[in-house]
Predicted 3D model of a 471-nucleotide part of an RNA (small-subunit ribosomal RNA, 5' domain) from Rhodothalassium sp. PHT1. Its mean pLDDT, the model's own confidence on a scale to 100, is 86. RNAcentral holds the full RNA, with entries from Greengenes.
Context: one part of a larger RNA
């Protein structure tokens, strides 16, 4: 000098764009953040112009694996980059073929009943695009045989279902190279290294298992310890390099702590389930309920970081044939000089160089064209009127916003820091090694341009200075 997710002190007019718990992955009151479909199904209730419409819980389907948060863990094929073969892929696109025929249940509901509650139990009844047989099978699987395997309806219609081939998209797996410090960590390893048989997986594989062999890694740093999410980037620098990984984007990991699987195309699943633990709450003491590292918000910690806002209008997502519903994603508004950028706080004229202040050699000098006065202007803010684009035929939260026009009046709008040298800017008074200053050198013990005040001056300016960190 530059930079900052900054903080602190003094000060503070406006706008645009951005940013805003870096600390306790500490604990959380309250509200909201994932639903939707009656064009799959039965039931109950309400309305009805008797055509139909609506509401509710339930069965069923799709979605809750996306989106959003955090950085604890992880030194690892986690990430980055470049390759690879033994894989899967709901919705979607393209090609081929099919959609036949039967059956038994069950929730809701009704009755009885247990419990404080959460939640159940027994009996009876019922439907389906829920479930299960049978048939069919070019293509499909297969031990290749005479073996195995499918479907679902609704409708005026655009919606579907099943089998199969291929694509697209998304993902799983493997490998080369790169990826912090410590040797005051030198040896590490028993599923450990390899083989065979078997199992398991969508798939390769000690992934698992039985048997066999005794290997494998390591000073080119194994193992251990410490630290850390990685990257595109960001910052500094002429560059090389150093430091860093907020916001935005990609990947990974996590969801009170630890473990586990279920369902599913996809999870070992933030707002799903089960078990254990800690904590909090309810309880009739028998037993139950919960998980903000979603958006707001609270307590706590801290030098320090915002509203318990509006809207689905746009973009995007889920469901639905659609109308539409949901969406704290998102778009907006609110708060904060936290940053960057822009603008303003007036312009011209004005010497009797006014008054006052300060200095003085007492003549004067300086503040200083500065003020006053005179002549103008009206940005921003204010008031009044008009008023978009963002939206497509319709629909605007923002919002009567941006912007335009008019009106009034210099009117409402300047501070901070420094002045010994480095370093730009000097005098007086006070103090007297005191009080104090200080980044370094150093100032202060009676004439202090270095302390404190004043006048003057320098610098930057809605900021200025200090502190911290990086180069």
């Nucleotide at each position: 000098g530059a930079a900052c997710g900054a903080a602190c002190g003094c000060u503070g007019g406006c706008g645009g764009c951005a940013g805003g718990c870096c600390u306790a992955a500490c604990a959380c009151a309250u509200g909201c953040a994932a639903g939707u479909c009656g064009a799959g199904c039965g039931c109950a209730c309400c309305c009805u112009u008797c055509g139909g419409g609506g509401u509710g819980a339930g069965c069923g389907g799709c979605g809750g694996a996306c989106g959003g948060g955090u950085g604890a863990g992880u030194a690892a094929c986690g990430c980055g980059u470049g390759g690879g073969a033994a894989c899967c892929u709901g919705c979607u696109c393209a090609g081929g073929g099919c959609u036949c025929u039967g059956g038994g249940a069950u929730a809701a509901c009704u009755g009885c009943u247990g419990g404080a509650a959460a939640c159940g139990g027994c009996a009876g009844c019922u439907a389906a695009u829920a479930c299960c047989g049978g048939a069919u099978a070019c293509g499909c699987c297969g031990u290749a045989u005479u073996g195995g395997g499918a479907a679902a309806g609704a409708a005026a219609u655009u919606c579907g279902g099943c089998c199969u081939u291929g694509g697209a998209u998304g993902g799983g797996c493997c490998c080369g190279c790169g990826u912090u410090g410590g040797a005051u960590u030198a040896g590490c390893u028993a599923g450990a290294u390899g083989g065979u048989g078997g199992g398991g997986u969508a798939a390769c594989g000690g992934c698992c298992u039985a048997c066999c062999a005794u290997g494998g890694c390591g000073a080119c740093g194994a193992u251990c310890c410490a630290u850390a999410g990685c990257u595109g980037g960001u910052u500094u620098g002429a560059g090389a390099g150093g430091a860093u990984g907020a916001u935005c984007a990609g990947c990974c990991a996590c969801a009170c702590u630890g473990g586990g699987a279920c369902u599913g195309a996809g999870a070992c699943a933030c707002g799903g389930c089960c078990c254990a633990g800690a904590c909090u709450c309810c309880u009739a003491c028998g037993g139950g309920a919960g998980g903000c590292a979603g958006c707001a918000g609270u307590g706590g910690g801290g030098a320090a970081u915002c509203u318990u806002a509006g809207a689905c209008a746009a973009u995007g997502g889920g469901g639905g044939c659609a109308a539409c519903c949901c969406u704290g994603a998102u778009c907006u508004a609110g708060c904060c000089a936290u940053g960057c950028c822009g603008c303003g706080u007036g312009a011209g004229u004005g010497a009797u160089g006014a008054a006052g202040g300060c200095c003085u050699u007492a003549g004067g000098g300086u503040u200083g064209u500065a003020a006053a006065g005179c002549u103008c202007u009206u940005u921003c803010a204010g008031c009044a009127g008009g008023g978009a684009a963002g939206a497509u035929a319709a629909u605007g939260a923002c919002u009567g916003u941006a912007c335009c026009u008019g009106c009034a009046g210099a009117a409402g709008a300047a501070g901070c820091u420094c002045c010994g040298g480095c370093u730009a800017a000097c005098u007086c008074c006070g103090u007297g090694c005191c009080a104090g200053c200080a980044g370094c050198c150093g100032c202060g013990g009676u004439a202090a341009u270095a302390c404190g005040g004043a006048g003057g001056g320098g610098g930057c300016u809605a900021g200025c200075g200090u502190u911290g960190u990086u180069c």